About this RNA
A computed fold for an 86-nucleotide RNA from Desulforudis sp., annotated as c-di-GMP-I riboswitch aptamer.
RNA sequence: UCUGUUUCGUGGCAAAGUUACCGAAAGGUGACGGCGCAAAACUAGAGGGGCUACAGCGAAAUACGCCAAGCCAGCCAGUUGCCGGA
Numbered sequence: 001u002c003u004g005u006u007u008c009g010u011g012g013c014a015a016a017g018u019u020a021c022c023g024a025a026a027g028g029u030g031a032c033g034g035c036g037c038a039a040a041a042c043u044a045g046a047g048g049g050g051c052u053a054c055a056g057c058g059a060a061a062u063a064c065g066c067c068a069a070g071c072c073a074g075c076c077a078g079u080u081g082c083c084g085g086a
Base pairs, nucleotide, nucleotide: 001086002085003084004083012037013036017032018031019030020029021028022027035074041079042078043077047076048075049072050071051070056066057065058064
């Protein structure tokens, strides 16, 4: 540098679900759990995409629409990197 055919390690991470807490929600954190993952590590105005809509705006109300400075990295992407093989 390439590669994961051949993912070895009493190793790492942890989906759904359950539960407690935080939050308006999306979602997050801890515990249980284990679907999966060789980057399921990091990066979220200033790459793309997705989710939510408290407040605000719309004659603007408990309905409806718009709206991110709130979220998602286990959607793509970018950055860094362990192990094995060449």
Rfam family: c-di-GMP-I riboswitch aptamer. Gene Ontology term of the family: cyclic-di-GMP binding. NCBI's taxonomy places the organism under Bacteria, Bacillati, Clostridia, Desulforudaceae, Desulforudis.